Notes:
Model confidence (mean pLDDT): 77 of 100. Predicted 3D model of a 79-nucleotide RNA (SAH (S-adenosyl-L-homocysteine) riboswitch aptamer) from Actinoplanes sp. DH11. Lineage of the source: Bacteria > Bacillati > Actinomycetes > Micromonosporaceae > Actinoplanes. Rfam family: SAH (S-adenosyl-L-homocysteine) riboswitch aptamer. Rfam links the family to the GO terms S-adenosylhomocysteine metabolic process and regulation of gene expression.
RNA sequence: CCUGCCGAGAGGCGCUGCAACGGGUCACCAAACCCGCCACGCUCGGCCGGGUUAGAUGACGCAAGGGCGCCUCCUGAGA
Numbered sequence: 001c002c003u004g005c006c007g008a009g010a011g012g013c014g015c016u017g018c019a020a021c022g023g024g025u026c027a028c029c030a031a032a033c034c035c036g037c038c039a040c041g042c043u044c045g046g047c048c049g050g051g052u053u054a055g056a057u058g059a060c061g062c063a064a065g066g067g068c069g070c071c072u073c074c075u076g077a078g079a
Base pairs, nucleotide, nucleotide: 001050002049004047005046006045007044008043009042010072011071012070013069014068015067018041021036022035023034024033025032040065
C1' cells in the first nucleotide's frame, strides 16, 4: 500500500436515482438499450492474508465528509 472481514462516525421514516451488481434484447462477445435493486459506494481504526520497502521508537492529541424532505435525540439562554 491492497482484497476481504469487524468496529466506529447519535437514531429513524419517506422520495428520486448515478455507479456497481442481477436479469433481458442481439447467433455469441462487447457496446448500447430496457427492467430490477440501489443514498455509507466515504473516512478513521482493528484483524487475517498478500505486496513493497530498510525508511527509528514512544507519548500526547484527534476527526472530516456523505442528493432531497420530515421526525427524534444530544449540546446551547437563544439563534